Source information:
Predicted 3D model of RNase P RNA and transfer RNA as a complex of 442 nucleotides. It holds a member of the Rfam family "Bacterial RNase P class A". Rfam links the family to the GO terms dimeric ribonuclease P complex, tRNA processing and ribonuclease P activity.

[in-house]
RNA sequence: UGGAGCGGGUGCAUGGUCGCUGGUCCGCCGCAGGCGGACAAGAGGAAAGUCCGAACUCCGUAGGGCAGGGUGGUUCGUAACGCGAACUGGGGGCAACCCUAAGGAAAGUGCCACAGAAAACAUACCGCCCCGCCUCGGCGGGGUAAGGGUGAAAAGGCGAGGUAAGAGCUCACCGCUUUCAUGGUGACAUGGAAGGCAUGGUAAACCCCACCCGGAGCAAGACCAAAUAGGGGAACGUUUGAGGGCUGCCCGCCUGAAGUUUCCGGGUAGGUCGCACGAGGCACCGGGCGACCGGUGUCCAAGAGAAAUGAUCAUGCCCCUGAAGUUACGGGGGACAGAAUUCGGCUUAUAGCCCGCUCCAUUUU
RNA sequence: GCGCCUGUAGCUCAGCUGGAUAGAGCAACGGACUUCUAAUCCGUAGGUCGCAGGUUCGAAUCCUGCCAGGCGUACCA
Numbered sequence: 001u002g003g004a005g006c007g008g009g010u011g012c013a014u015g016g017u018c019g020c021u022g023g024u025c026c027g028c029c030g031c032a033g034g035c036g037g038a039c040a041a042g043a044g045g046a047a048a049g050u051c052c053g054a055a056c057u058c059c060g061u062a063g064g065g066c067a068g069g070g071u072g073g074u075u076c077g078u079a080a081c082g083c084g085a086a087c088u089g090g091g092g093g094c095a096a097c098c099c100u101a102a103g104g105a106a107a108g109u110g111c112c113a114c115a116g117a118a119a120a121c122a123u124a125c126c127g128c129c130c131c132g133c134c135u136c137g138g139c140g141g142g143g144u145a146a147g148g149g150u151g152a153a154a155a156g157g158c159g160a161g162g163u164a165a166g167a168g169c170u171c172a173c174c175g176c177u178u179u180c181a182u183g184g185u186g187a188c189a190u191g192g193a194a195g196g197c198a199u200g201g202u203a204a205a206c207c208c209c210a211c212c213c214g215g216a217g218c219a220a221g222a223c224c225a226a227a228u229a230g231g232g233g234a235a236c237g238u239u240u241g242a243g244g245g246c247u248g249c250c251c252g253c254c255u256g257a258a259g260u261u262u263c264c265g266g267g268u269a270g271g272u273c274g275c276a277c278g279a280g281g282c283a284c285c286g287g288g289c290g291a292c293c294g295g296u297g298u299c300c301a302a303g304a305g306a307a308a309u310g311a312u313c314a315u316g317c318c319c320c321u322g323a324a325g326u327u328a329c330g331g332g333g334g335a336c337a338g339a340a341u342u343c344g345g346c347u348u349a350u351a352g353c354c355c356g357c358u359c360c361a362u363u364u365u
Numbered sequence: 366g367c368g369c370c371u372g373u374a375g376c377u378c379a380g381c382u383g384g385a386u387a388g389a390g391c392a393a394c395g396g397a398c399u400u401c402u403a404a405u406c407c408g409u410a411g412g413u414c415g416c417a418g419g420u421u422c423g424a425a426u427c428c429u430g431c432c433a434g435g436c437g438u439a440c441c442a
Base pairs, nucleotide, nucleotide: 001361002360003359004358005357006356007355008354009353010352012316013315014314015313016312017311018310020042021041023039024038025037026036027035028034029033044336048347049346051345052344053343054342055341056217057216058215059214068213069212070211071210072209073087074086075085076084077083088102089100090099091098092097103208104207108206109205110202111201112200125148126147127144128143129142130141131140132139133138134137156174157173159171160170161169175197176195177194178193179192180191181190182189183188221273222272223271224270231264232263233262234261235260236259239257243255244254245253246252280299281298282297283296284295285294286293287292317334318333319332320331321330322329366438367437368436369435370434371433372432375391376390377389378388393409394408395407396406397405415431416430417429418428419427
């Protein structure tokens, strides 16, 4: 200098004007309320997707099991998790580093197209070797699996010995199985011994093993509580006339064949709470490789209910551009998106800018 | 908030469970028939199977994560 890997931060700023949301205070009025004014506050790193895990609430529940669902290397972290950290095994990369649903296929069942002799109790197409026969080129019988061929995959690999040809038949190395020792909390690693090889692949096929899971969700749920219509009780009333209309009252007239008044309870609309002080944020110190944990100090920052957080102007900042070097000036642009009970994660979207660590190549010294 | 479904040719769908050739009808195009058109007959083309990654020898199909579209339900009587 170029290329690459990993991690972190930021997510336009300030002010004016006009609005919106909920709150506190004050004033006025025709006061279950309304109007006006002042004050401070008012989206995010993902508020998103709703993919996991919890808090909280109600319902259910002696305990256990079946069914169903989920998770799957080890050890930690955490309230918990399918999340995170560190490590182990496997794979990729020259490297920094990245990826990994990574238990079991010597419990069982299923599947492995086409090709191929054979796709799993092994087997023999071309070959190789031995024997027999004959028309001398083949046929028949037997042995073998080293070579060829098929396939994604062919029954340990490779070399040597051995043999009629061959073969773990024998041996060395590698792999595998069993076992022992050492190291490690552990996954596992390293080393030794024995075995002649038994165990093809597939469980993101059924399944087996281990562990976990009761259901619903803030429209959960708790409280207050109209009108109308139901439910229950009491009183009055049913030809001995309750009640209604005419009326200020009585009389009277009309209507009226059954309700009226009142109380209680459930409960809808509506309202209040749940609802923002919490596994909380920030700073420092300490422990830990790390995720994270502990201590001290400090701070309180939206809470609506179809849903506010907006518009505009000015100045500044960053990027692109007019246009040739800088300044100045003009024009354009500043993403993704947006609370709805609350947290911890994951995933996805995201213009531009900034910072740190590491690796490789080249050049110079 | 909760639960569920769909995405395959221009359109409507099958195939997915149980993996191995991507198909059907309509439409389009060309030809035949006809004086011409329609109908009919013959033929042809047209597909990143919504996207990405993974499992597998092999993925439309199995698994995971996204994207788009659609449906249902709730409280009281």